[in-house]
């Protein structure tokens, strides 16, 4: 310089052509490294279905330091 850690922009962290990770303060949650915004995964509950899935309505880890 680049990539990655679901999007953005900070930050914290890894890697080096690969998208991975035993990094991302402990601890806990299914909740995905932290704010913020949002609401992708994701959870609960209805609903439909060709049994593959697909719509809908809410919520959007807690706690410590």
């Nucleotide at each position: 310089a680049g990539u990655c850690g679901a999007u953005a922009c900070u930050g914290c962290g890894a890697c080096u052509a690969u998208a991975a990770a035993g990094a991302g303060g402990c601890u806990u949650u299914a909740g995905g490294c932290a704010g913020u915004a949002a609401g992708c995964g994701u959870u609960a509950c209805c609903c439909c279905u060709u049994c593959g899935g697909g719509g809908g309505u809410a919520g959007g880890u807690a706690g410590u330091a």

Predicted 3D model of a 65-nucleotide RNA (Pistol ribozyme) from a Bacteroidales bacterium. NCBI's taxonomy places the organism under Bacteria, Pseudomonadati, Bacteroidota, Bacteroidia, Bacteroidales.